[in-house]
RNA sequence: AUGCGGGAGAGAGCCGGCCGAGAGCCGGACGCCGAAGGCGCAAAUCCGCCCGGAAACGCUCAGGCAAAAGGACCGUAU
Repeated sequence: AUGCGGGAGAGAGCCGGCCGAGAGCCGGACGCCGAAGGCGCAAAUCCGCCCGGAAACGCUCAGGCAAAAGGACCGUAU
């Protein structure tokens, strides 16, 4: 890296509009989640301390909040 298996959290919420009437699409105001990606070391933690840096820590830009899909990461085969 590829195949296979596992893999969390949080409104199938509210309002308005559209239509081909679908658990559909578009827009809006909020609530919430962190485990794609991105950003940050202000706090705590780690790299013995500072500097500097890191993450599964912080932010929530992006993404997400039935199922499916996605999914860090873990196991396994090559």